Parts: sequence; C1' cells; structure tokens
RNA sequence: UGGCGGACCACGCCUAAUCGCCGUGCCAGCGGCGUACCGGGGAUCCGUGUAACUGGGGUGAAGCCGUGCGUAACCACGGCCGGACGCGCUUCCCGUCCGAACCCGUCAGCUAACCCGGUCGGCGGCCUGACGGAAGAAAGG
Repeated sequence: UGGCGGACCACGCCUAAUCGCCGUGCCAGCGGCGUACCGGGGAUCCGUGUAACUGGGGUGAAGCCGUGCGUAACCACGGCCGGACGCGCUUCCCGUCCGAACCCGUCAGCUAACCCGGUCGGCGGCCUGACGGAAGAAAGG
C1' cells in the first nucleotide's frame, strides 16, 4: 500500500414498540407510575334477510386472479394490487428490496361515554454502479 474477514463508535433503518420518574444500599436485574405512540372491546344512527357448508374474527404492507393440476394444500410462473429504503417534509421520476409470521377460540359490523391491553424483536455501520434526480413548501441563518 492492496485484498479478504471479524467486532463495532458516531450515525442510520424496519416496527406502535419512545422518553422520564420512583422503590429495591449502588450497577445490573426485578417491580411500579407516568409520557408519547399503538391495538382491541363497546350504544343510538347506519349497515347486516335467514339457515347451512369448508364456523367466524384480529394484528400486520404481507392480498386477489390465471396457469401448471384431474382434487385441495404447498410450490413455481405470470398479471393486478400493496409496503419499505435511498440521512428533515410533500409530489413525481429513477434505483434496490419486501409481500411473512402470529393470535382469539364458536364469539365480536360501525360505534359517543366507558372498559381492557402493548412498549417487543430484527438489521446496516462505507471508500462506494460513491454519499440518487427534479419541482415545491416550511424551518433556520
């Protein structure tokens, strides 16, 4: 000096999953109370015909259709559709990715008052197909 690999600081990303205070002699751990954010249940009105079948429902972007397949599921391909990121915000363009998993337990439409819960977990951390492009607004100077 170059290459490869590992662990990471600052910092950044997905997600609601942040930030504080108190107790336990102190740290950690544990317990509790707030804060911000998030989710569920729950009237009138509105919506819903009933029953059966393969009950029904919820969180989440994580769904629908067609083909393979003569049946379902899985899987693959294709179409439509949905989501995240590119280091403040919005719209558009471009690029790179994702479309899982879990829960309730025969029960729940919406829903004011009211009631009940969650605060996990997972990644990146460079020397670049370099730190995307355009317009606009706001803030700051």
This is a predicted structure of a 141-nucleotide RNA (c-di-AMP riboswitch aptamer (ydaO/yuaA leader)) from Actinoplanes sp. TBRC 11911. The sequence was found by an Rfam model in a public genome assembly. The coordinates come from a structure-prediction model, not an experiment, and the mean pLDDT is 77.